[in-house]
Context: one part of a larger RNA
RNA sequence: GCACACGGUGGAUGCCUUGGCGCUAGGAGCCGAUGAAGGACGUGGGAGCCUGCGAUAAGCCUCGGGGAGCCGGCAACCAGGCGUUGAUCCGGGGGUGUCCGAAUGGGGGAACCCGGCGGGUGUCACGAUCCGUCACCGCUGUCUGAAUGUAUAGGGCAGUGGAGGGGACGCGGGGAAGUGAAACAUCUCAGUACCCGCAGGAAGAGAAAACAAGAGUGAUCCUCGGAGUAGUGGUGAGCGAAACGGGGUGAGGCUAAACCGAUCAUGUGGAGAAGCCGGCAGGUGUUGCGUGGUCGGGGUUGUGGGACCGCUCGGUCGGGGCUGCCGCUCCGGCGGGGAGUGAGAAACCGUGGGGUUAGCCGAAGGGCCUGGGAUGGUCCGGCGUAGUGGGUGAGACUCCCGUAGGUGAAGGCCCUGUGGCUCUCGAGUGGGAUCCCAAGUAGCACGGGGCUCGGGAAAUCCUGUGUGAAUCGGGCAGGACCUCCUGUCAAGCCUAAAUAUGUCCUAGCGACCGAUAGUGCACCAGUACCGUGAGGGAAAGGUGAAAAGUGCCCCGGUGAGGGGUUGUGAAAGAGAACUUGAAACCGUGUGCUG
Repeated sequence: GCACACGGUGGAUGCCUUGGCGCUAGGAGCCGAUGAAGGACGUGGGAGCCUGCGAUAAGCCUCGGGGAGCCGGCAACCAGGCGUUGAUCCGGGGGUGUCCGAAUGGGGGAACCCGGCGGGUGUCACGAUCCGUCACCGCUGUCUGAAUGUAUAGGGCAGUGGAGGGGACGCGGGGAAGUGAAACAUCUCAGUACCCGCAGGAAGAGAAAACAAGAGUGAUCCUCGGAGUAGUGGUGAGCGAAACGGGGUGAGGCUAAACCGAUCAUGUGGAGAAGCCGGCAGGUGUUGCGUGGUCGGGGUUGUGGGACCGCUCGGUCGGGGCUGCCGCUCCGGCGGGGAGUGAGAAACCGUGGGGUUAGCCGAAGGGCCUGGGAUGGUCCGGCGUAGUGGGUGAGACUCCCGUAGGUGAAGGCCCUGUGGCUCUCGAGUGGGAUCCCAAGUAGCACGGGGCUCGGGAAAUCCUGUGUGAAUCGGGCAGGACCUCCUGUCAAGCCUAAAUAUGUCCUAGCGACCGAUAGUGCACCAGUACCGUGAGGGAAAGGUGAAAAGUGCCCCGGUGAGGGGUUGUGAAAGAGAACUUGAAACCGUGUGCUG
């Protein structure tokens, strides 16, 4: 050196899974000055960490469930307790909730320091201590109030709201480049990434100044087609609709103006007229008229609508419109109709159903054999609206938990119905003289942007600068523009559902992983550790069915560790550095070569 045998070391591989990954369905969809999210520090009879909780501190009260044990986990032990007068535990409601944190009395190097005012405790008194309160900004109201007379700015007080956090989804304001074009500049990537603002449980959009085309549709949204079509495009790379058809869902409302009334301000007016609902008579007397503001009525449309002026129909009671009579008209109550807690105004009370937030019931098996152990084999049975799944000493429909199927809530929450309740309401027709129908708007010019549309024949939409209409005999659109025709009423507002998302909760699924995989983390992981910091960021699973976790002796330092002999166990070559235990690597023995 080689071979064989037996070991050591090492931790691959097999098996396993408490953890991940992906998806589906349903639910809940915001939390926060009533102090959040997230933390610091405490809190147990006995050190620490995790969990829970907050000086009432692994807990307090109450209502329900449950039924024999319990005082959370690592994790035993000691001590002391609680519980059928129902504990522990689970669910609902409440209470307490130190300090920091938007952090908000002031300060500050977060979890600390220092105060004012009111009240309490304590002291002879002070110091001390406890409870409450004291930030800023917006809006509303109110009181004050400069330069400066009116006023305004400013200030005080009261009420009310905001502030911060959050995974994705939404809307808006800004807005790249790598790239592609086989280079590159228009173009593309892309209105993407990213930044900012604002939300909501969804958001946004939304009730035709729409489409269409000689026929019609009838708000919006989502989807499948239409269609990679029509288009656009250094006609390159690329980008890329709509009408319409099929589905999902389905809902429509409120103002402005004309006109009437009230009220306020302001101008005008001065004894005569006008006005005071109409007629007659009386009375009154600046009440009038013009303009502007506020409030109430009215009105809301495109077969144009409304105002205005007539006509017809329409219960009852009371009151008003200067007085009397007649008529008319207005307001309120009752009755009747309609609607509603939702956008259209807004609270609440009762009652019914469903769901959810703890639970409960829930069928049917024995013998023999092997074995440490039966769930295996065998023989004979049974149940099944239950033969999904998990556990139990091997592989269990019939052992346990469950599963199918039923059933259950004092209280909370959600959905839905109903009653009370609340709100609201004349209807129709005719006339066409007059008035109204959203203005620095539409349009236009120039400069940009957005649409499939890159300036094009370039409509339509948005608007920075300028200019600047019309009111129904009107306006806008139908892809320059004009005519005809058709459609439709901009310049005010609101609107559920169908849609998006998946932080969180529940249930389920996987030709997904199985510890170098799967999340970075199966294990006390965003930890240890690294970095001034932003930030970076691990390793680490498995005794056994059950601790039954090895009594005694020996070596050794009264060690660590090991040995012997017993014992436990199916197995100890399962002995805690504990399943299997590969290879590299290190040995011992024997043989061979030399």
Notes:
Predicted 3D model of a 594-nucleotide part of an RNA (large-subunit ribosomal RNA, domain I) from Halostreptopolyspora alba. Lineage of the source: Bacteria > Bacillati > Actinomycetota > Streptosporangiales > Halostreptopolyspora.